[in-house]
The part of an RNA shown here (small-subunit ribosomal RNA, 5' domain) has 525 nucleotides and comes from an uncultured bacterium. It matches the Rfam family "Bacterial small subunit ribosomal RNA". Gene Ontology terms of the family: structural constituent of ribosome and ribosome.
Context: one part of a larger RNA
RNA sequence: GAUAAACGCUGGCGGCGUGCCUAAUACAUGCAAGUCGAUCGAUAGAAGUCCAGCUUGCUGGACGGAAAUAGAGGCGAACGGGUGAGUAAUACGUAAGCAACCUGCCCACGAAGACCGGGAUAAUCCCUGGAAACGGGGACUAAGACCGGAUAGGUACACAGACCGCAUGAUCAGUGUAUUAAAGGAGAGAGACACUGGUGGAUGGGCUUACGGUGCAUUAGCUGGAUGGUGAGGUAACGGCCCACCAUGGCGAUGAUGCAUAGCCGGGCUGAGAGGCUGAACGGCCACAUUGGGACUGAGACACGGCCCAGACUCCUACGGGAGGCAGCAGUAGGGAAUUUUCGGCAAUGGGGGCAACCCUGACCGAGCAACGCCGCGUGAGUGAUGAAGGUCUUCGGAUUGUAAAGCUCUGUUGUAAGGGAAGAACGGCAUCUAGAGAAUAGGUGAGUGACGGUACCUUACCAGAAAGCUACGGCUAACUGCGUGCCAGCAGCCGCGGUAAUACGUAGGUAGCGAGCGUUAUCC
Numbered sequence: 001g002a003u004a005a006a007c008g009c010u011g012g013c014g015g016c017g018u019g020c021c022u023a024a025u026a027c028a029u030g031c032a033a034g035u036c037g038a039u040c041g042a043u044a045g046a047a048g049u050c051c052a053g054c055u056u057g058c059u060g061g062a063c064g065g066a067a068a069u070a071g072a073g074g075c076g077a078a079c080g081g082g083u084g085a086g087u088a089a090u091a092c093g094u095a096a097g098c099a100a101c102c103u104g105c106c107c108a109c110g111a112a113g114a115c116c117g118g119g120a121u122a123a124u125c126c127c128u129g130g131a132a133a134c135g136g137g138g139a140c141u142a143a144g145a146c147c148g149g150a151u152a153g154g155u156a157c158a159c160a161g162a163c164c165g166c167a168u169g170a171u172c173a174g175u176g177u178a179u180u181a182a183a184g185g186a187g188a189g190a191g192a193c194a195c196u197g198g199u200g201g202a203u204g205g206g207c208u209u210a211c212g213g214u215g216c217a218u219u220a221g222c223u224g225g226a227u228g229g230u231g232a233g234g235u236a237a238c239g240g241c242c243c244a245c246c247a248u249g250g251c252g253a254u255g256a257u258g259c260a261u262a263g264c265c266g267g268g269c270u271g272a273g274a275g276g277c278u279g280a281a282c283g284g285c286c287a288c289a290u291u292g293g294g295a296c297u298g299a300g301a302c303a304c305g306g307c308c309c310a311g312a313c314u315c316c317u318a319c320g321g322g323a324g325g326c327a328g329c330a331g332u333a334g335g336g337a338a339u340u341u342u343c344g345g346c347a348a349u350g351g352g353g354g355c356a357a358c359c360c361u362g363a364c365c366g367a368g369c370a371a372c373g374c375c376g377c378g379u380g381a382g383u384g385a386u387g388a389a390g391g392u393c394u395u396c397g398g399a400u401u402g403u404a405a406a407g408c409u410c411u412g413u414u415g416u417a418a419g420g421g422a423a424g425a426a427c428g429g430c431a432u433c434u435a436g437a438g439a440a441u442a443g444g445u446g447a448g449u450g451a452c453g454g455u456a457c458c459u460u461a462c463c464a465g466a467a468a469g470c471u472a473c474g475g476c477u478a479a480c481u482g483c484g485u486g487c488c489a490g491c492a493g494c495c496g497c498g499g500u501a502a503u504a505c506g507u508a509g510g511u512a513g514c515g516a517g518c519g520u521u522a523u524c525c
Base pairs, nucleotide, nucleotide: 001524002523003522005521006520007519008518009517012377013376014375015374016373017372018370019369020335025333026332027331029330030329031328034075035074036073039072040071042069043068048063049062050061051060052059053058054057082288083287084286092212093211094210095209096208097207098206101205102204106201107200108199109198112196113195115149116148117147118146124139125138126137127136128135129134153180154179155178156177157176158175159174161172162171164169184193214260215259216258221251222250223249226248227247228246229245230244231243233241263285264284265283266282267278268277269276270275290311291310292309293308294307313324314323315322316321341367343366344365345364349363350361351360352359353358380410381409382408383407390401391400392399393398414466415462416461417460418459419458420457424452430446431445432444433443434442435441469514470513471512472511473510474495475494476493480509481508482507483506484505490497491496
């Protein structure tokens, strides 16, 4: 000098940040991922219209179809948020490579396509099992769900050709064989949205290589899919990735192997620098989601708020069987020197779904708590000598506290009260105008949309009124005297103080330093 700090004493305000470093311990409760009716069949039936009855505002009927939603289906749930257990290298950083790869949504392109058919099933109804969780059987039905056929392009193989490359080989056009697509809904229409195949892009990933960053040699040998080959399998893809057979290799004092420790980086702290230490907050990457294992779905997971199995633990049970996973946001217990509210809002930014309106969003934006940190402001300013009183010291003359106070003259930052009162708001949608054939599309105008918040800020009024402590004073080191104590009580970072005149202990006065803080402890340079 610094800190994600803690402790002691003290404590006025504001702005911006930060806030479980320990038990990756266990978790009550609520919320944190939904959305689409412009995909589908159902259920349901508001407004309104018509008819009839009469008790003239009600009842009944028909049409109508708004809001709503359990199920099927689509997209999302692989993002966002948390944590740092594991990991010394399947990680990270830097630099390269893939002629060995994938990529939903998005963008561009084509004289691209979207043709003909089919059978089910949930919901629903009936029967029925179970305490529950959850089922079983039968009957019915729809789709952008599922399936068959056609065609295109693509892919694979074969044939022959052009051209290129560092090898395997790549690219382009052609013929044949095999295989492989599709979906519609809303709208008056136009057009847009959605769908299928292809080529390219963008984005995101996967894999490979080199180098780099740690302690112990009181760890010296390690290795059997081990090292390589051939073939087959598997993968989006290369590869002992896996398997069969064959060979006997591979690594190591330039430190293998083992053990210990540890997420890595941009950065942060310190330092003139070199370096040392560190990896909270913010950003990138990785890993994990009660412990261990596994796959399914999908463009993407081996998946925190999905599934299956096993273990530990907790809960329910009718004892047959079931349910759960806060290292999401709050919050609880525990541990600990120690770390916050079971708050408000989707107004903004961003994300998911939807044509949209809109819905969801503990991401986020805000508020609350904590001097935990940094920064700013205030606790008054000027004048005022009889140098008042009081305190302390005294050589008893005085000195000092000290212009300090009082008094007088002001100011009103902050505060209190009253009044006004934001920016953050742009959109989308609505109304309207212009261009336009147009309710497409584009542009303009208007009203409207704020959790924070009646907050910031502004104005007025009022009162010096409501706001100072902490540590030190032997030397290092700025700052000294009195009293008490008497090697006691105590101090202390080092040197060292204290045994009767202690500037070193305790206290008082004074002084010094910093100041809403000041000291102590811990850690790093």

The RNAcentral record of the full RNA draws on ENA and SILVA.